[in-house]
RNA sequence: GGGGUUAUCGUCUACCCGGAAGGACGCCAGGCUCUCAAUCUGGAGAAGAGGGUUCGAAUCCCUCUAACCCUA
Numbered sequence: 001g002g003g004g005u006u007a008u009c010g011u012c013u014a015c016c017c018g019g020a021a022g023g024a025c026g027c028c029a030g031g032c033u034c035u036c037a038a039u040c041u042g043g044a045g046a047a048g049a050g051g052g053u054u055c056g057a058a059u060c061c062c063u064c065u066a067a068c069c070c071u072a
Base pairs, nucleotide, nucleotide: 001071002070003069004068005067006066007065010025011024012023013022019055027043028042029041030040031039048064049063050062051061052060
C1' cells in the first nucleotide's frame, strides 16, 4: 500500500434482509431489617463521527476514526 472483520447504557451483551433499542451485573431511591448483607419494587443510563437514500435508518450506501486479522 491492498483486502477483510468489528464498533450498542459504566461493563458484558440481544435486536441487525428498515417501523425506532431489551436483558444481566453495576449505580440511584424506596420497602423489608435494630443495622448491614441478602431479597423485593421503582428509576436514570447506549447505536464510534459525518453525510446520503427513505415517510421512516442501530439496520442499506459513502467517507472518516479506532481496534483486530490476512496479504505485499